RNAcentral holds the full RNA, with entries from ENA. Predicted 3D model of a 681-nucleotide part of an RNA (large-subunit ribosomal RNA, domain II) from a Bacteroidia bacterium. It matches the Rfam family "Bacterial large subunit ribosomal RNA". The family has 102 seed sequences and 51,934 matches in Rfam 15.1. The coordinates come from a structure-prediction model, not an experiment, and the mean pLDDT is 84. Taxonomically the source falls in Bacteroidia (Bacteria, Pseudomonadati, Bacteroidota).

Context: one part of a larger RNA
RNA sequence: ACCUACGAGUUACGGUUGCUGGCAAGGUUAAGCGCCCAAGGCGCGGAGCCGUAGUGAAAGCGAGCCUGAAUAGGGCGUUGAGUCAGCAGUUGUAGACGCGAAACCAAGUGAUCUACCCAUGGCCAGGCUGAAGGUUGGGUAACACCAACUGGAGGGCCGAACCGGUAGGCGUUGAAAAGCCUUCGGAUGAGCUGUGGGUAGGGGUGAAAGGCCAAUCAAACUUGGAGAUAGCUCGUACUCCCCGAAAUGCAUUUAGGUGCAGCCUGCUGCUGUACUGCCAUGAGGUAGAGCGACUGAUUGGAUGCGAGGGCUUCGCCGCCUAUCAAGUCCAGGUAAACUCCGAAUGCGUGGCAGUUAAGGCGUGGAGUGAGGGCGCGGGUGCUAAGGUCCGCGUCCGAGAGGAGAAGAAUCCGGACCACCAGCUAAGGCCCCCAAAUACCGGUUAAGUUGUUCAAACGAAGUUGGACUGCAGUGACAGCUAGGAUGUUGGCUUGGAAGCAGCCAUUCAUUUAAAGAGUGCGUAACAGCUCACUAGUCGAGCAGGCCGGCGUGGAUAAUACGCGGGCAUAAACCGGUUGCCGAAGCUGUGGAACCUUUAAUUAGGUUGGUAGGGGAGCAUUCCACCGGCGCAGAAGGCCCAGGGCGACCUGGACUGGAGCUUGUGGAAAAGCAAAUGUAGGU
Repeated sequence: ACCUACGAGUUACGGUUGCUGGCAAGGUUAAGCGCCCAAGGCGCGGAGCCGUAGUGAAAGCGAGCCUGAAUAGGGCGUUGAGUCAGCAGUUGUAGACGCGAAACCAAGUGAUCUACCCAUGGCCAGGCUGAAGGUUGGGUAACACCAACUGGAGGGCCGAACCGGUAGGCGUUGAAAAGCCUUCGGAUGAGCUGUGGGUAGGGGUGAAAGGCCAAUCAAACUUGGAGAUAGCUCGUACUCCCCGAAAUGCAUUUAGGUGCAGCCUGCUGCUGUACUGCCAUGAGGUAGAGCGACUGAUUGGAUGCGAGGGCUUCGCCGCCUAUCAAGUCCAGGUAAACUCCGAAUGCGUGGCAGUUAAGGCGUGGAGUGAGGGCGCGGGUGCUAAGGUCCGCGUCCGAGAGGAGAAGAAUCCGGACCACCAGCUAAGGCCCCCAAAUACCGGUUAAGUUGUUCAAACGAAGUUGGACUGCAGUGACAGCUAGGAUGUUGGCUUGGAAGCAGCCAUUCAUUUAAAGAGUGCGUAACAGCUCACUAGUCGAGCAGGCCGGCGUGGAUAAUACGCGGGCAUAAACCGGUUGCCGAAGCUGUGGAACCUUUAAUUAGGUUGGUAGGGGAGCAUUCCACCGGCGCAGAAGGCCCAGGGCGACCUGGACUGGAGCUUGUGGAAAAGCAAAUGUAGGU
């Protein structure tokens, strides 16, 4: 892992609702007793219980009672249906659907492991060092002291046994539930060790690590209380049919639980109730807008009450101002908690119409009370988030199918079943890949693009539009020629001559035209050039503005990337026709349910999680009536037929002794999951 077997809403007694049945103003017995064909049946048993009357705290009174001073008001009643069983739903008390703790308590069992202690024994190769003391000699007044020898101390040194376990490696379903190899520490000591004994669970023991107390220790193990408790996790078994949620509000020692309400479902009766459209009529202060209509915020300009500063002959007056500034005027403009205004929607009421009562009330049963994405209106946040919090809608949740390359919620569209029939939606029609290498007009040259990431900004890309100016009295570009004179204008300056800088009526003259000079240049001149003019040439030229498509801006990690091939259209924009395309719609056949009809006649409905309801299949046992079986029961294996299905029936083979229809009854009554239990492979 697979297979097989086992494996989870039960039972008792109460409550409550429904259904069925008996009796009914009544209903019913309990214990017990008797009889019989004796786990049972029949009968007796009326104690008791429920109902038939309530009300009051009660005495009590009574279709009334209580409160009260009350003949007031008010509260609860009176206008008749119960009761006993069975079955089903649900609830309470019990272990109460099953499995699962970490723990708590009690009584016991443990110190053959290990910790410490007591008693009594045992063990420590070999080598080294050489304390005190002693002896002899020297030495001293005597000591002290010195030397040699002797001596043999030490939690002394090196190192086996023994005890340990430093470092690394190996081992890691091991040879081993702690080992092996190399290396290393202690090794006469607070040493190691044998035997016997002691200390026990909130207790022991501990050179102290929460260590150890039998491979178990922040409270051992065994049994019991015990099926502890588990608002938690997991699991909870056959079929078909009808309906079908919620992830919200309030409260909660509450937040992943629960109560009530909301939303679902079954039943019952009553009711123009509900929804949609149109018409009519109301309330309103949002969007927008506005603010010389309030409250606040607010920019620029004009004016300048008043103030500051300066001048002054400063006592007063007066004059000035790159200052502040009320008010007024001009122009602009702001607000969720501003409003002189003010929609669209939505909401209330009435009328009419439409829709298979789709609504409301009562009652039995729920589940839900973690929601999520998207669009729109907002708050919060960074006008960040697959963020968060509200509102309206929608979908996923609980929704399959088609499109989107793939992809819960984006687009299309809601799957009763069958069909090798048709039409469409979104989206597509070169190939992968069903359908146009379709048609008309335009754009793009960047592979831009080809259904998804891009901006500010930059640029004689290209295309379209409207506009202004110049132009056969010749524009624009090019080429040829001129571009002068007063004058080197004046000032400044070392110099300043068109061209450092300053000034200016930047003037005048000659002219076809030529600035007191556009740029380069010089120390300053010079020189080159421009404006401007003529000639040549011969047709458009110049400028800004608005739009389309493109261009730069453009940087991310496996491998370039429209899904790919690839495409200059098979790209983009506008238009036209056709086709493809889904479980949508249609057609044909069939099923179930609802309404309807004389009629399976007609019409409608049938996605579905939690969950409610309905109808069935199968298993075991029992009762009754039958049936089958050694001429082959159950079981097994294969095949065929039937049923929407659970399943049923038949046949062949196997098997070798029981099985069972029908109608009822009763349950140890259906397995894929619980890291389920046991066995097998």